[in-house]
Molecule: c-di-GMP-I riboswitch aptamer
Organism: Pelosinus propionicus DSM 13327
RNA sequence: UACCAUAAUGGGCAAACCAACCUAAAGGUAGGGACGCAAAGCUAUGGGUCUAAGGAUGUUACAUCUAUGAUUGCCAGGUUGCAUCG
Repeated sequence: UACCAUAAUGGGCAAACCAACCUAAAGGUAGGGACGCAAAGCUAUGGGUCUAAGGAUGUUACAUCUAUGAUUGCCAGGUUGCAUCG
C1' cells in the first nucleotide's frame, strides 16, 4: 500500500409511529422519534416493486392495461469515502 475480516473510541444516518406542508396517487420535504445501517453517502443505468393523473380498450357507473411518476432502507452496476485489534 492492496485485499479479506472486524474489536474499540469519537462521530454519522434514521424504520415504524405522531402532527404540518406538497402531490392525482405512490411518495416526498422539514420537525419529533429510533427499528436498524460500514456506505442506510451520491447516481433511476439494468432488473424488481409501488402508484395510475393523462392515454388506450371494453357497454355507462366501472373494470383492465400503460410511467413520462416514485423507490438507492429491494437487488445488482457505476462513483466517492472515515477508523482499525487481527